[in-house]
RNA sequence: AUUCGAUGUAGAGGCGCAAAUACUAUUAGUAACUAACUGGAGCUGGAAAAGCAGUAUCGAAGGUUAGCGAAAGGGGUGUUUGCCGAAAUCACUUUUUGCUUUUCAAAUUAGUGGUUGGGUCUUGGCUGAACAAGUCAAGGACUGUCGUAGUUCAUAACUACGGAGUGCUAUCUGAGAU
Numbered sequence: 001a002u003u004c005g006a007u008g009u010a011g012a013g014g015c016g017c018a019a020a021u022a023c024u025a026u027u028a029g030u031a032a033c034u035a036a037c038u039g040g041a042g043c044u045g046g047a048a049a050a051g052c053a054g055u056a057u058c059g060a061a062g063g064u065u066a067g068c069g070a071a072a073g074g075g076g077u078g079u080u081u082g083c084c085g086a087a088a089u090c091a092c093u094u095u096u097u098g099c100u101u102u103u104c105a106a107a108u109u110a111g112u113g114g115u116u117g118g119g120u121c122u123u124g125g126c127u128g129a130a131c132a133a134g135u136c137a138a139g140g141a142c143u144g145u146c147g148u149a150g151u152u153c154a155u156a157a158c159u160a161c162g163g164a165g166u167g168c169u170a171u172c173u174g175a176g177a178u
Stems, first nucleotide, its partner, number of pairs: 001178003004174001006173001008171004014084001016083009033067006042055004046104006087116007096107002117143002120140008145163007
C1' cells in the first nucleotide's frame, strides 16, 4: 500500500422527509341556533337489532321564509425544530373512545412481519365538500448511488443495461495473507 468480515462514528441524494407554530383561501352564507308558517306522530344517544334513558298532541320528524352564523380535517405562505427508513403504507395482534350487549365502521396506543432509493407525470381504485390534497396499484421519463460492458491519451467524463437503502461514500478498531 492492498484485501476480507464484523462493529462504531460521520456524511451524500433534493421542488428531500416529518413535526410544531403564526397568518390565510376554501369548506360556506353550509351546519347549529332563533322566529313565523306548514305538517300531524314520532324523534334523539356513530350504523343495525334488543334494552335503557330522554323528549313529544301544551304539537315530534320533515318542509318553506327570515335573522344570525361557525368549526374540524385537508390546502397555501412564512418561521423554527428534528432528521436521510428520513418517512409512508399493508396484514395480524393489541390499548382506549362515544349509555349496555353483539356485529360492523371510524379514530387512537403499542408490538411483529412485509413493501417502497428519491421527487414528479399519466391512468384507475379508496378517502374527501372539492376539479384541492393524500394514499394504493400499474406504467413513463428524470435523478442520486453501485455493478457490468464500451467510448475516451489519462484524471475525469459520457453511453447502454441492470441491482437495491439490511444499500453507498469516508473513517476508527480488529484479523489473516501478500

This is a predicted structure of a 178-nucleotide RNA (Lysine riboswitch aptamer) from Lentilactobacillus senioris. Lineage of the source: Bacteria > Bacillota > Bacilli > Lactobacillales > Lentilactobacillus. The sequence was found by an Rfam model in a public genome assembly.